[in-house]
RNA sequence: CGGCAACAUUGCCACACCCGUUGGAAGACGGGGCCGGAAAGCCACGGGUCUGAUGUAGAUGGCCGGGCUGCCACC
Numbered sequence: 001c002g003g004c005a006a007c008a009u010u011g012c013c014a015c016a017c018c019c020g021u022u023g024g025a026a027g028a029c030g031g032g033g034c035c036g037g038a039a040a041g042c043c044a045c046g047g048g049u050c051u052g053a054u055g056u057a058g059a060u061g062g063c064c065g066g067g068c069u070g071c072c073a074c075c
Base pairs, nucleotide, nucleotide: 002075003074012037013036017032018031019030020029021028022027035062041068042067043066045065046064047063048060049059050058051057
């Protein structure tokens, strides 16, 4: 530098639920929590689902696909 399924190591994230904030809502953010995750990091491009203030809107990346990037081990 490249590849990268598994094994191992150091760590990482944080479902549900609770509290606070925010939003019309779905939901999001912060704290607690920890079901799970090998990209559960980022992106709303395609599909699905949800909201509906039914618009050319919004949400969901921890629904699926796709794109980009990354640590360690190993080769």